[in-house]
Molecule: c-di-GMP-I-GGC riboswitch aptamer
Organism: Gemmataceae bacterium
RNA sequence: CCCGACAACGGCAAACCCACGGCGACGUGGGGACGCAAAGCCAUGGGCCAACAGGGGCGCUUUCCCAGCCACGCGACUGGUGGUUGCCAGGUUACCGAAG
Numbered sequence: 001c002c003c004g005a006c007a008a009c010g011g012c013a014a015a016c017c018c019a020c021g022g023c024g025a026c027g028u029g030g031g032g033a034c035g036c037a038a039a040g041c042c043a044u045g046g047g048c049c050a051a052c053a054g055g056g057g058c059g060c061u062u063u064c065c066c067a068g069c070c071a072c073g074c075g076a077c078u079g080g081u082g083g084u085u086g087c088c089a090g091g092u093u094a095c096c097g098a099a100g
Base pairs, nucleotide, nucleotide: 002100003097004096011036012035016031017030018029019028020027021026034086040092041091042090044089045088046087047084048083049082050081052079053078054077057074058073059072
């Protein structure tokens, strides 16, 4: 330095609940532990998520069918903006020292 134990000292804290902030994804604090050897930090690459703008197409169709306007709803996809580091990768810092 790599590595990661039925080792030691400890650490962090999912879901959920409460309060606050945010259009939202989500964040902060408290409670709470599913788990984590970096579940410390960084939004750099990818993934996923959100709102905004555009938006092929679909629905809206009643009284059998067809066509069609306005409005409304859904929506692949596109754009930049934001979120997620406990999605993956990368970068960076760090406790301990068994086996190798």